Source information
Bacterial RNase P class A from a bacterium, 380 nucleotides, folded computationally. It matches the Rfam family "Bacterial RNase P class A". Rfam links the family to the GO terms ribonuclease P activity, dimeric ribonuclease P complex and tRNA processing. Of the family's consensus pairs, 96% are formed in the model.
RNA sequence: GAAGCCGGCAAGGUGGUCGCCGGUUCCACUUUUGGAACGGGAGGAAAGUCCGGACUGCACAGGGCAGGAUGGCUGCUAACGGCAGCCGGGGGUGACCCCAGGGAAAGUGCCACAGAGAGUAGACCGGCCCCCUUCCGAGGGGACCAAGGGUGAAAGGGUGCGGUAAGAGCGCACCAGUGCCGGGGGUAACCCCGGCAGCUCGGUAAACCCCAUCCGCAGCAAGACCAAAUAGGACAGCGUUCGAGGGCGGCCAGCCCAAGCUGUCGGGUUGGUUGCUGGAGCCCGUGGGCGACCACGGGCCUAGAGGAAUGACCACCCCCCGCCCCACCGGGGUAACCCCGGGGCGGGGACAGAAUCCGGCUUACCAACCGGCUUCGGCC
Numbered sequence: 001g002a003a004g005c006c007g008g009c010a011a012g013g014u015g016g017u018c019g020c021c022g023g024u025u026c027c028a029c030u031u032u033u034g035g036a037a038c039g040g041g042a043g044g045a046a047a048g049u050c051c052g053g054a055c056u057g058c059a060c061a062g063g064g065c066a067g068g069a070u071g072g073c074u075g076c077u078a079a080c081g082g083c084a085g086c087c088g089g090g091g092g093u094g095a096c097c098c099c100a101g102g103g104a105a106a107g108u109g110c111c112a113c114a115g116a117g118a119g120u121a122g123a124c125c126g127g128c129c130c131c132c133u134u135c136c137g138a139g140g141g142g143a144c145c146a147a148g149g150g151u152g153a154a155a156g157g158g159u160g161c162g163g164u165a166a167g168a169g170c171g172c173a174c175c176a177g178u179g180c181c182g183g184g185g186g187u188a189a190c191c192c193c194g195g196c197a198g199c200u201c202g203g204u205a206a207a208c209c210c211c212a213u214c215c216g217c218a219g220c221a222a223g224a225c226c227a228a229a230u231a232g233g234a235c236a237g238c239g240u241u242c243g244a245g246g247g248c249g250g251c252c253a254g255c256c257c258a259a260g261c262u263g264u265c266g267g268g269u270u271g272g273u274u275g276c277u278g279g280a281g282c283c284c285g286u287g288g289g290c291g292a293c294c295a296c297g298g299g300c301c302u303a304g305a306g307g308a309a310u311g312a313c314c315a316c317c318c319c320c321c322g323c324c325c326c327a328c329c330g331g332g333g334u335a336a337c338c339c340c341g342g343g344g345c346g347g348g349g350a351c352a353g354a355a356u357c358c359g360g361c362u363u364a365c366c367a368a369c370c371g372g373c374u375u376c377g378g379c380c
Base pairs, nucleotide, nucleotide: 001376002375003374004373005372006371007370008369012317013316014315015314016313017312018311020041021040023038024037025036026035027034028033043351047362048361050360051359052358053357054356055219056218057217058216067215068214069213070212071211072086073085074084075083076082087101088099089098090097091096102210103209107208108207109204110203111202124149125148126145127144129142130141131140132139133138157175158174159173160172161171162170176200177199178197179196180195181194182193183192184191185190223274224273225272226271227270233265234264235263236262237261238260245257246256247255248254281300282299283298284297285296286295287294288293318349319348320347321346322345323344324343325342330340331339332338
């Protein structure tokens, strides 16, 4: 210098004007509300709502069925399908990356096309032996075989020697795998070494299934509290010939209508309050641990709306891109505004928007910056 790998930061800044949503204090007002001052007001993903928990209600002796999820080991954690470290497998020269990574000798299903055959494997070409025919090129028939060819993603250990008519783990040696036994290392997954057994059995379980482990159901529109009008409900009292109650009337009287009226309680609708944000919290330091993380000490308080606020405009500055210029300043270059730099104009500054809270995962995201590492090339 080139090409890469891993990780991180950041998510424009300041000021002014006009607004929006909460809080505290004060003032005005019977209340609703209005005003003033001070202070607070989105994210790294607030998103998707995919997992896990807190919280709340219901259910619940214990257990099971169904259903769902997970699937190497050890740890972290409130928990997890998350994370860390490691093991095994695969990819890469490497930094590093990827893996739903239990069981296919419990059963069932499936395996396109091609191919003789895709499963209790198989015989198209071929090899070999015997018999028959023969125009001596070969043809036909009957056994045996699975070495070689061919098809395929896949045809079922490999190489060699022996063996045989030809062959074949058919036998043997070595290598590979699997299983069993023994020894060693590791908490474990697993690894290493030795011995024995020809054991070599097709693949597929994000196909059914089997095994193991976990999960009770619903969710802040959970749940709790307060409470009006109207219409139902329950109970009580009064009343329907002795007339409750209502209308006209200022009232009494009077006239008319009249079978309901009143009270209490309870639930629902609607409305309000709460749940509501101080928490598995954030920052700094020290210590432990490879790490995820944990412990201790100190400091901080940091949105809480309810169709849903957190915004708009202006000025200056910042970052990036494009175009133009070189009058001015500095540097490189023989030179050319050619490069760095400088000046001017224009454009851009993303994805996105809390809704009970928290831990994760996944997805979206303009332009740049920083750190560590790898490989290759050059120079000293």